[in-house]
RNA sequence: UAAGAAAAAGGCAAACUCAUCGAAAGAUGAGGACGCAAAACCACGGGUCUAAUGCAGGAUUACUGCGAUGAUAGCCGGGUUGCCGAAU
Repeated sequence: UAAGAAAAAGGCAAACUCAUCGAAAGAUGAGGACGCAAAACCACGGGUCUAAUGCAGGAUUACUGCGAUGAUAGCCGGGUUGCCGAAU
């Protein structure tokens, strides 16, 4: 230095519930732990979700389609930073 352990010290927190925000996806806070060695941070590439504004259709305040500028870092890749650290 790598390696990631039935190690130690700490950390985060899925589903679900309640409250708030949002058109929605979803986010934040409290409770709660499925999991996580980057489950810390960044939407740069891909993926996925949503579809308000907009555009088109239309039977014209309905409804349908298209469509991120929205969301996801606990989908993958990439970038930045970082605790401990045994066998080997």
Notes:
This is a predicted structure of an 88-nucleotide RNA (c-di-GMP-I-GGC riboswitch aptamer) from Desulfallas sp. Bu1-1. The sequence was found by an Rfam model in a public genome assembly. Taxonomically the source falls in Desulfallas (Bacteria, Bacillota, Clostridia, Desulfallaceae). Of the family's consensus pairs, 95% are formed in the model. Its mean pLDDT, the model's own confidence on a scale to 100, is 86.